A computed fold for a 515-nucleotide part of an RNA from a Patescibacteria group bacterium, annotated as small-subunit ribosomal RNA, 5' domain. The prediction has a mean pLDDT of 83. It matches the Rfam family "Bacterial small subunit ribosomal RNA".

Context: one part of a larger RNA
RNA sequence: GGAUGAACGCUGGCGGCGUGGAUAAGGCAUGCAAGUCGAACGGACUUUAUUUUUCCCGAGAUGCGAUUAUAUCAAGUCAAAGGUCGUUUAAAGUUAGUGGCGAACGAGGUAGUAAUACAUAGGAACUUCCCCCUAAGUCGCGAACAACUCACCGAAAGGUGAGCUAAUACGCGAUAGUCUCUCCGGAGUAAAGUUUUUCGCUUAGGGAAAGGCCUGUGAAGUAUCAGCUAGUUGGUAGUGUAAUGGACUACCAAGGCUAUGACGCUUAGGGGAGCUGAGAGGCUGACCCCCACCGAUGGGACUGAGACACGGCCCAUACACCUACGGGUGGCUGCAGUCGAGAAUCUUCCGCAAUGGACGAAAGUCUGACGGAGCGACGCCGCGUGAUUGAUGAAGCUUUUCGGAGUGUAAAGAUCUUUUAUGAGGGAAGAAGUUUAUUGACGGUACCUCAUGAAUAAGGGGCUCCUAAUCUCGUGCCAGCAGGAGCGGUAAUACGAGAGCCCCGAGCGUUAUCC
Numbered sequence: 001g002g003a004u005g006a007a008c009g010c011u012g013g014c015g016g017c018g019u020g021g022a023u024a025a026g027g028c029a030u031g032c033a034a035g036u037c038g039a040a041c042g043g044a045c046u047u048u049a050u051u052u053u054u055c056c057c058g059a060g061a062u063g064c065g066a067u068u069a070u071a072u073c074a075a076g077u078c079a080a081a082g083g084u085c086g087u088u089u090a091a092a093g094u095u096a097g098u099g100g101c102g103a104a105c106g107a108g109g110u111a112g113u114a115a116u117a118c119a120u121a122g123g124a125a126c127u128u129c130c131c132c133c134u135a136a137g138u139c140g141c142g143a144a145c146a147a148c149u150c151a152c153c154g155a156a157a158g159g160u161g162a163g164c165u166a167a168u169a170c171g172c173g174a175u176a177g178u179c180u181c182u183c184c185g186g187a188g189u190a191a192a193g194u195u196u197u198u199c200g201c202u203u204a205g206g207g208a209a210a211g212g213c214c215u216g217u218g219a220a221g222u223a224u225c226a227g228c229u230a231g232u233u234g235g236u237a238g239u240g241u242a243a244u245g246g247a248c249u250a251c252c253a254a255g256g257c258u259a260u261g262a263c264g265c266u267u268a269g270g271g272g273a274g275c276u277g278a279g280a281g282g283c284u285g286a287c288c289c290c291c292a293c294c295g296a297u298g299g300g301a302c303u304g305a306g307a308c309a310c311g312g313c314c315c316a317u318a319c320a321c322c323u324a325c326g327g328g329u330g331g332c333u334g335c336a337g338u339c340g341a342g343a344a345u346c347u348u349c350c351g352c353a354a355u356g357g358a359c360g361a362a363a364g365u366c367u368g369a370c371g372g373a374g375c376g377a378c379g380c381c382g383c384g385u386g387a388u389u390g391a392u393g394a395a396g397c398u399u400u401u402c403g404g405a406g407u408g409u410a411a412a413g414a415u416c417u418u419u420u421a422u423g424a425g426g427g428a429a430g431a432a433g434u435u436u437a438u439u440g441a442c443g444g445u446a447c448c449u450c451a452u453g454a455a456u457a458a459g460g461g462g463c464u465c466c467u468a469a470u471c472u473c474g475u476g477c478c479a480g481c482a483g484g485a486g487c488g489g490u491a492a493u494a495c496g497a498g499a500g501c502c503c504c505g506a507g508c509g510u511u512a513u514c515c
Stems, first nucleotide, its partner, number of pairs: 001515004006511005013383006019376002026339003030336003035101003040098002043095007052086001055083002060078003065073003108294003118218006126211003131207008139173004148163006179188003193199001220266003227257003232254008269291004273284004296317005319330004347373001349372003355369001356367004386416004396407004421452006430442001459504005464485003470499005480487002
């Protein structure tokens, strides 16, 4: 000199783009962060229409009779329309449950891990939901379980028994080959519907993309760690796996690694990259991208194409909460937010309009991913705090050899301008979907025009030398300064103050760390 996820002190006008829990992988109140499909299924509920029955009301018709007799009243009878309870059928909508797909992605963190990681270059014994291509098929039947109804237990969480029922849920049979096994004779294994089309389902082969496995090389410190190893090293036969293999088991052999550092201990996620440097190198691994690992701690498997699964299950442990004391519930290293510890790190915001994802035939629903806004000079960049003119030079202040000198064109005054600020008017792109139409959180934002008026806006550090910039007063080895040398004991350019000057400037200094 450069740099930082910085912090502290003083100060602080605006905008854009970035960036912000580095410490306690410490504990967490509250809300949200993973759902979706009724075009797989049976119900339940709502609305509308329909059907038929009971009941209510009763337009109108009729008239046992009456008398005020061209008319009126009227017991009773028939009865349209309408309403209500239930029944039948149909349509539309909502959806707890069964079922399918997703939940293994996305989001977060770096605790562990010095090699089952990572980077790079290769290899052979494998798998793949969804997607694309090709070929073939999609036949027959059955038994249940939720929901629901009834009964019961429990404070709750929740649970028990009986009965009924559907399916793209489950089971059995048939058929089958470019599938599997084979002693080459043969044996075995599939499907799901809905239909107007579409959308699906099963089998086989290929692709795309993704993943699993193996090997070489690279890559921290330490010898005040020198020997380590019995599934250890290899073979045979098995088990297991999608697949290779001591991965595991039985038997056999006695091997394997090591001063080119084994084994142990300490530290640490790795890389692309970042900082610095002329480079070689040194240091770092924040943000962004790729990979790995983790999900209170320690184990385990289930489901599934895929997990040994952050917002799934089981067990144990610690902690916390509820309780009727019998028993239950929970996991922010998701987004906000809170306590704690700390020098120190933000809003319990808006929206699915865009991009992307899940589901769906679609409309669409969900999405704290994401798009945005908010807070912080934390960083970088840009802009402003006015411009021109104005005296042999006001006042004030400082200084003085008392003549003067400095502050200083600085101010005042005059003439302008309006970036910015404030107010008013207009006002986007981002929007694409077969066309038309519709759809914007940001946001009445950016931007444009007009008006007002210098109006709203400057500080910090330093001045002995290194090192740019000095005088006066106070103090008197005191008070103090200080990165180093050093300064201060009565004329201190080094302490404190004032004036002046120097440097940088919405910043300036200090501290910490790296080159």
The organism belongs to Bacteria candidate phyla, within Bacteria. It was read from a public genome assembly.